[in-house]
RNA sequence: GGAGCCGGCCGGGUGACUGCGGCCCACUUCGGUGGGUCGAGGAAGGUCGGGACUCCGCAGGACAGGGUGCUGGCGAAGCCAGUCGAGGUGACUCGCAGGAAAGUGCCACAGAAAACAAACCGCCGGCGACACCGUCAGGUGUGGUCGGUAAGGGUGAAACGGUGCGGUAAGAGCGCACCAGCGUCCCGGGCGACCGGGACGGCUAGGUAAACCCCACCCGGAGCAAGGUCAAGCAGGGAGAGGGCGAUCCGUCCGUCGACACUCCCAGGUAGACCGCAUAGAUGGAUAGUCACCGAAGGGAUCUCCGGAAACGGAACCCGGGACAGAAUCCCGCCUACAAGCCGACUCCUCGC
Numbered sequence: 001g002g003a004g005c006c007g008g009c010c011g012g013g014u015g016a017c018u019g020c021g022g023c024c025c026a027c028u029u030c031g032g033u034g035g036g037u038c039g040a041g042g043a044a045g046g047u048c049g050g051g052a053c054u055c056c057g058c059a060g061g062a063c064a065g066g067g068u069g070c071u072g073g074c075g076a077a078g079c080c081a082g083u084c085g086a087g088g089u090g091a092c093u094c095g096c097a098g099g100a101a102a103g104u105g106c107c108a109c110a111g112a113a114a115a116c117a118a119a120c121c122g123c124c125g126g127c128g129a130c131a132c133c134g135u136c137a138g139g140u141g142u143g144g145u146c147g148g149u150a151a152g153g154g155u156g157a158a159a160c161g162g163u164g165c166g167g168u169a170a171g172a173g174c175g176c177a178c179c180a181g182c183g184u185c186c187c188g189g190g191c192g193a194c195c196g197g198g199a200c201g202g203c204u205a206g207g208u209a210a211a212c213c214c215c216a217c218c219c220g221g222a223g224c225a226a227g228g229u230c231a232a233g234c235a236g237g238g239a240g241a242g243g244g245c246g247a248u249c250c251g252u253c254c255g256u257c258g259a260c261a262c263u264c265c266c267a268g269g270u271a272g273a274c275c276g277c278a279u280a281g282a283u284g285g286a287u288a289g290u291c292a293c294c295g296a297a298g299g300g301a302u303c304u305c306c307g308g309a310a311a312c313g314g315a316a317c318c319c320g321g322g323a324c325a326g327a328a329u330c331c332c333g334c335c336u337a338c339a340a341g342c343c344g345a346c347u348c349c350u351c352g353c
Base pairs, nucleotide, nucleotide: 001349002348003347004346006344007343008342009341012294013293014292015291016290017289018288020039021038022037023036024035025034026033027032041324045335046334048333049332050331051330052329053223054222055221056220065219066218067217068216069215070082071081072080073079074078083097084095085094086093087092098214099213103212104211105208106207107206120153121152122149123148124147125146126145127144129142130141131140132139133138161179162178163177164176165175166174180204181203182201183200184199185198186197187196188195189194227275228274229273230272236266237265238264239263240262243260245258246257247256248255298319299318300317304315305314306313307312
C1' cells in the first nucleotide's frame, strides 16, 4: 500500500409549498372552513422469552399429551467460555449437535438385489445335446440345465472396508501384512463434552429419530378480535282498567278461560356506540411528497496562496452526500437485518528499511 475479518458509533439540518391523521379553539348554511399544537425506529421487524392487564380452569397422585436436547456457568429467550463437525491460507464464520450395536417402520427412480442380503452380465465346476479337429485317448466351440462365486461390469444418493501377497475350480477377512474404522480393557490430560497414547479382538456394523420409539430435564390454557359498560329492532316474561273475537252455555246475561291488539314494567343480550387506549394512535391502519439552501465523513486535482530543501501538509477549488426498514394494549429482555463513513482490535498478500 492492497484485500479482508470481528466489535462499537452514527443513521443529516433548515426553510417554503402541497397533502394526511389525532386533539384544542373560533366560525358555520352542520356538509365543513380557518388557526394552533402533536405525529415512527434503533431495530417500530421476528412474535422468541419474561411480566403487567383480562377471562376461563385449578384437592392429591398416576397415565396420556406437549416442549427442550454436545459440555460447564448464568433465572427464560439466549449469552459467555469450550468440545465436535463443515467452510476459509488466515483473522474468523456456520451448525434444531442425545441415542440407529434396545425394538419396530421406511428408503422414490434405476437396479438381479436397498439390509437375519442379493446372481442380470461375467468367472468357475458337474451333467447331458450338437458341430468341428484327432487313428484311439481326448480337445475346442455353441447353446441348455443344475450348482458355486460379491473379485470384474452395469444401476443408484447409498451395494455390506481399502491395497498387496497367499489361497482356490473360480472366488471370498478364507489366511497374512499394512492402512482406515469400530468395540473392549489399560495409561495420561480435562469439572465435563472430549482429546492423546497403548494392548487385544477379523469385529467390518448402510441411511433415516423436524418416523414411531428409548433416555434425561421441564410444562395450567387463552390472549386487547382479552375483557368490560350502555344498549336499538325482532323474539321472550310480568302487570293492568277497558275493547272487539273465540271457547264454556240449548239460548241470553254475568262470570271464568284463551289468543290478539293497547299501555306500563322486567331480564339476558344481538346490531351499534363507548371504555380498555397512552404527551402519535386506529378505524385494514395518518405520520408523506416536491423544491431550494446548508452540510459531516470521504474522494480528486496540483492551476493559485501559505509553510517547507524536498516529500508533503494547510487554505481555496471540484466531486460527493446512498442502508435496513413503518408503531397497532403496554413494559423489559433476546435474536435477526442494516449502505456510505468513522473508531478500536486482529488476519493474509506485496513492497521498502